[in-house]
Molecule: Bacterial RNase P class A
Organism: Acidimicrobiia bacterium
RNA sequence: CGAGUCGGCCGGGUGGCCGCGUCACGGGGUGUCUUCGGACACGACCGUGCCGAGGAACGUCCGGACUCCACCGGGCAGGAUGCUGGGCAACACCCAGUCGGGGCGACCCGCAGGAAAGUGCCACAGAGAACAGACCGCCGAUGGCGGCGCCGGCGACGGUGUCGCACAGGUAAGGGUGCAACGGUGCGGUAAGAGCGCACCAGCGCCCGGGGCGACCCGGGCGGCUCGGUAAACCCCAUCCGGAGCAAGGCCGAGCAGGGAGAGGGCGGCCCGUCCAAUUCUCCCGGGUAGGCCGCUAGAGCCGGCGGGCAACCGCCGACCGAGAGGGAUGGUCACCCAGGGCCCGCAAGGGCUUGGACAGAAUCCGGCGUACAGGCCGACUCGCCAC
Numbered sequence: 001c002g003a004g005u006c007g008g009c010c011g012g013g014u015g016g017c018c019g020c021g022u023c024a025c026g027g028g029g030u031g032u033c034u035u036c037g038g039a040c041a042c043g044a045c046c047g048u049g050c051c052g053a054g055g056a057a058c059g060u061c062c063g064g065a066c067u068c069c070a071c072c073g074g075g076c077a078g079g080a081u082g083c084u085g086g087g088c089a090a091c092a093c094c095c096a097g098u099c100g101g102g103g104c105g106a107c108c109c110g111c112a113g114g115a116a117a118g119u120g121c122c123a124c125a126g127a128g129a130a131c132a133g134a135c136c137g138c139c140g141a142u143g144g145c146g147g148c149g150c151c152g153g154c155g156a157c158g159g160u161g162u163c164g165c166a167c168a169g170g171u172a173a174g175g176g177u178g179c180a181a182c183g184g185u186g187c188g189g190u191a192a193g194a195g196c197g198c199a200c201c202a203g204c205g206c207c208c209g210g211g212g213c214g215a216c217c218c219g220g221g222c223g224g225c226u227c228g229g230u231a232a233a234c235c236c237c238a239u240c241c242g243g244a245g246c247a248a249g250g251c252c253g254a255g256c257a258g259g260g261a262g263a264g265g266g267c268g269g270c271c272c273g274u275c276c277a278a279u280u281c282u283c284c285c286g287g288g289u290a291g292g293c294c295g296c297u298a299g300a301g302c303c304g305g306c307g308g309g310c311a312a313c314c315g316c317c318g319a320c321c322g323a324g325a326g327g328g329a330u331g332g333u334c335a336c337c338c339a340g341g342g343c344c345c346g347c348a349a350g351g352g353c354u355u356g357g358a359c360a361g362a363a364u365c366c367g368g369c370g371u372a373c374a375g376g377c378c379g380a381c382u383c384g385c386c387a388c
Base pairs, nucleotide, nucleotide: 001384002383003382004381005380006379007378008377009376010375012337013336014335015334016333017332018331020052021051023049024048025047026046027045029042030041031040032039033038054359058370059369061368062367063366064365065364066245067244068243069242078241079240080239081238082237083097084096085095086094087093098112099110100109101108102107113236114235118234119233120230121229122228135175136174137171138170139169142168143167144165145164146163147162148161149160150159151158152157183201184200185199186198187197188196202226203225204223205222206221207220208219209218210217211216249294250293251292252291258285259284260283261282262281263280264276265275266274267273301320303318304317305316306315307314308313338357340355341354342353343352344351345350
């Protein structure tokens, strides 16, 4: 200098003007009550002041807090998770490792239990796709058929040797198909072949020794055992899981309808009592609708230091923390500046003009994961080339 890998961070700034929302205060207004002094309540008004989105506030995919309902215990069904150890309130998350795969490397990826429990499936091609398979090829020892020789027999024929055919059949070494064809190489063996035998290698199983908490690793021995893939197919094994969700849930509570009492009428001189009740008025009642209030934002919080730990994380100390709406606010514009892009001037340093900042947006809260994102900054490391 070029090409990369990983980690962390920012994601426009300042000011003016206008606008929006919660809250506080003041003004004014409305309503109710009133001892007429005032008190209380309200929101669609005005003014002032404070504060007012994110790294993902997003998707709502996991896990929790919180709330209500259900709940003696166990089982079935269903769902989730799935190498090991650790972290955490918990997790499908994080950290550290193991194994497998990729990369020259820094490093990255893994939906990583069981396929020698059982069942199913394995497209196309191919002869054959799982207690294999004979298409080409090889062989044809053995049996069969044919030619020739020899021996026996009067003869039919029989025996035997040799040559041939490739009919039965043998063969998984070679070709060919396929993602995948039932270990690899060599020697022996054979008619040709084959773990059929042997040596070495690979895998698997069992045993022993060593290391590790463990997944697992290293070494040695034995056994011809060679047993294909798929579990994001059913299934088996282990562990975990009650349901609904802030429109949870709690409190207050108009109006209308309902219930009760009284005022009313009949009996009556009056009261009590009793009977009747259509309307109206007054008071009371519980449940609950509209509506209001709470839940509601200080929390598994965040920053710094120290200590423990490889790390995730944990402990202690100190300091800090002003969105909380409910048709749902956080915006617009101007000026200057800061990155970045384009054009022009200049040998260069630099200057001028112009353009210009993404994705998105709280709604009970928190921990994760996933996804989107203009542009930029910092650090560590790897490979290649050159120079000293």